RNAcentral holds the sequence, with entries from MGnify. This is a predicted structure of a 167-nucleotide RNA (Lysine riboswitch aptamer) from a chicken gut metagenome. The prediction has a mean pLDDT of 83. Rfam family: Lysine riboswitch aptamer. From the family's description: Riboswitches are metabolite binding domains within certain messenger RNAs that serve as precision sensors for their corresponding targets.

[in-house]
RNA sequence: GAUAGAGGCGCGUCUUUAAUGAGUAGAUCAUGCCAGAUUGCCAAGGUCGUUACAGCAUGGAAGAAAGGUAAAGUCGCCGAAGGGGAUGGUUGGCAGCCGUCCACCUGGUUGCAUUCCCAAACAGGGCUGUAACUGUCAUCAUACGAAUGGUGUGAUGAAGAGCUAUC
Numbered sequence: 001g002a003u004a005g006a007g008g009c010g011c012g013u014c015u016u017u018a019a020u021g022a023g024u025a026g027a028u029c030a031u032g033c034c035a036g037a038u039u040g041c042c043a044a045g046g047u048c049g050u051u052a053c054a055g056c057a058u059g060g061a062a063g064a065a066a067g068g069u070a071a072a073g074u075c076g077c078c079g080a081a082g083g084g085g086a087u088g089g090u091u092g093g094c095a096g097c098c099g100u101c102c103a104c105c106u107g108g109u110u111g112c113a114u115u116c117c118c119a120a121a122c123a124g125g126g127c128u129g130u131a132a133c134u135g136u137c138a139u140c141a142u143a144c145g146a147a148u149g150g151u152g153u154g155a156u157g158a159a160g161a162g163c164u165a166u167c
Stems, first nucleotide, its partner, number of pairs: 001167005008078001010077003014073005028060006036048003040094003081106003084102007107134007115126003136158009
C1' cells in the first nucleotide's frame, strides 16, 4: 500500500401496514359579531374585503393529509453516520429544507439534565455536560502456563487517519 473483517438494541436509505395526527385543517349550511384580513417570523409589496361569500365565534351534516412513531421487509454499509464551519439554491433578512467543500468534533449504545429545532404531542431529532454498559489498543498488577509469546481478571490512559487477519 492492497484485500477481507470485528464492535451491537450498530449506522443510514427506501417500501408496505397500523395507530396517532383528528372529529383537527380546508370546504359547506345556519346564527351572531365585525373593518379589516392575509407567509413559519419581520419588512416591503401584492391579493381578498369594507354593511357583509374577507375575517372571527357558536352550532349542524359530512370530513382529509404531511412530517414524526411502531412493526415487518429491502438496499448500502462499520467515519458506518451525525454534528460544526464555509458556500450555493429556496428569500430582502432570520429560521427551516436540499446540495457541495473542509480530516474542525464524535469509537458505539442507553439513561438523566440544560438548551435548540420540529411539532398535535409528555412523541421525535440536535448541541453540551454527566453517569452506566460495551468494543479496540497501550501500560501496570495478578492467576494459569516450562516459557518470551498467550489466556482470564482488575486498574489507568488514549482515539476510528484507530484495531485485527492475509498478501